Overview: Predicted 3D model of a 76-nucleotide RNA (transfer RNA) from a Candidatus Omnitrophota bacterium. Rfam family: tRNA. The organism belongs to Candidatus Omnitrophota, within Bacteria.

[in-house]
RNA sequence: GCUAGCAUAGCUCAGCAGGUAGAGCAAUGGUUUUGUAAACCAUAGGUCGAGGGUUCGAUUCCUUCUGCUAGCUCCA
Numbered sequence: 001g002c003u004a005g006c007a008u009a010g011c012u013c014a015g016c017a018g019g020u021a022g023a024g025c026a027a028u029g030g031u032u033u034u035g036u037a038a039a040c041c042a043u044a045g046g047u048c049g050a051g052g053g054u055u056c057g058a059u060u061c062c063u064u065c066u067g068c069u070a071g072c073u074c075c076a
Base pairs, nucleotide, nucleotide: 001072002071003070004069005068006067007066010025011024012023013022019056027043028042029041030040031039049065050064051063052062053061
């Protein structure tokens, strides 16, 4: 330099042939216990990496950029 993949909750990830997003763990509160842990119940937490485009409508499609990962190639 070229190509491909990934970016979604604090962490690990799902989701989607377009109709305003979920799980597990973690956090908080409650029940239980002499107390802690465990168990159970509930709650909160995300303008889906950034800009632009298409569309009535974009996490999803197109495009540019940023970051990370992998492969290939050239020079030294």